[in-house]
């Protein structure tokens, strides 16, 4: 110094002026004034979990989905740690994980005789023909050999045999069971013991095993117009009908009360399983205790805009040099009932650890 690997924080502007939004608090002469507060690390995507609400004042099965190596955190998780085995990598490290059957079932392109329990060539035998053989057919045995494939039933030696085969044998290799030793655990080490060696697919159907009711703050509650309708009492007061007029009845307009829903309106609303320090436990994720801080709450939706100066990147120029002058940028994005996650976006400059290699001391 080159080259790789994890892991993280901060999120980008600061004064200053003028104009403006939108809540609180206080004053008002009800115009308004003043003081104070106002977006994130992802507020996004809405992909997983939970709180909280009703459905609904109980319990259970199906059914369908999720997920799926241990153990362990969590209020839950599909999240995190920490491990365990496989793989790749020279290492840092990174990526994956139930079960291919004493449970069935599919499916395995192209070749190829055959994709599961295989006979195309090959090898060997038997009968046929023949006097006898060679060839030929017609059967039966062989998976050592060739050939096809991504895959074709471990592997090398030998015993056997007509010819071969784990058909048996010695030794590797693989699987499996048993017993011990470590570890909670997944697993790992030593010994022993079976010829068990007949393939892949479970991000095929399926199997086991855990969890999961369904909608969502536009939930939900709660005041509560105006018009129109609805109920229920009165005909006291207009009025009109039944009745040609008068009372009297009765009906309807009417009056007076009631309750429903709309429209607003208020709540839910933000003190969050919050954050931040510190000690204690823990390998960690994390938890416990103290202390201090408490940080938008809007609602068709506010958090802004102009300008100036002075930071930051880069570019171009001047000039011995500090440095001076001009020009460009300065990301993604933007609350919406709250929180834990995980994923993506993302300018510009970081910071720590860690490997590999080469030099030098």
């Nucleotide at each position: 110094g080159c080259g790789g690997g994890a892991g993280u924080a901060a999120a980008a502007g600061a004064u200053g002026u003028c104009u403006g939004c939108u809540g609180u608090g206080c004053c008002u002469u009800c115009g308004g004034g003043c003081a104070g507060g106002g977006a994130g690390g992802a507020a996004a995507g809405u992909c997983c979990g939970g709180a909280c609400a009703c459905c609904u004042u109980g319990g259970g099965c199906a059914a369908g989905g999720a997920u799926a190596c241990u153990u362990c955190c969590u209020a839950a998780c599909g999240g995190g740690a920490a491990g365990c085995u496989g793989c790749a990598g020279c290492a840092a490290u990174g990526c994956a994980g139930a079960g291919c059957u004493u449970a069935g079932c599919u499916c395995c392109a192209c070749a190829g005789a055959a994709a599961c329990a295989a006979a195309c060539c090959g090898c060997g035998u038997u009968c046929u023909c023949u006097a006898a053989a060679c060839a030929a057919g017609a059967g039966c045995g062989u998976a050592a050999g060739g050939g096809u494939g991504a895959a074709a039933u471990g592997g090398u030696g030998g015993u056997g045999u007509a010819a071969g085969a784990g058909a048996c044998c010695a030794c590797c290799g693989g699987u499996g069971c048993c017993a011990u030793u470590g570890g909670u655990g997944a697993c790992a080490g030593u010994g022993g013991c079976a010829g068990c060696c007949a393939g892949g697919a479970a991000u095929g159907c399926c199997u086991u095993a855990u969890c999961c009711g369904g909608u969502g703050c536009a939930a939900u509650g709660c005041c509560a117009a105006a018009u129109a309708g609805g109920g229920a009492a009165g005909c006291a007061a207009u009025g009109g009908c039944g009745c040609g007029c008068c009372c009297a009845c009765g009906c309807c307009a009417c009056u007076u009360c009631c309750g429903g829903g709309u429209a607003g309106g208020c709540a839910g609303c933000u003190a969050a399983a919050g954050c931040c320090a510190a000690a204690g436990c823990g390998c960690g994720a994390g938890u416990u205790u103290u202390g201090g801080c408490g940080u938008a709450g809007a609602g068709g939706a506010a958090u802004a805009g102009a300008c100036a100066u002075c930071a930051c990147u880069c570019c171009c120029u001047c000039u011995u040099u500090u440095g001076g002058g001009g020009g460009a940028g300065c990301a993604c994005a933007g609350a919406a009932u709250c929180c834990g996650g995980c994923u993506u976006a993302u300018u510009g400059a970081g910071c720590u650890c860690c490997c590999g290699c080469a030099g030098a001391g």
Bacterial RNase P class A from a Candidatus Cloacimonadota bacterium, 361 nucleotides, folded computationally. Of the family's consensus pairs, 96% are formed in the model. Rfam family: Bacterial RNase P class A. By type it is a ribozyme. Its family is annotated with dimeric ribonuclease P complex, ribonuclease P activity and tRNA processing in the Gene Ontology.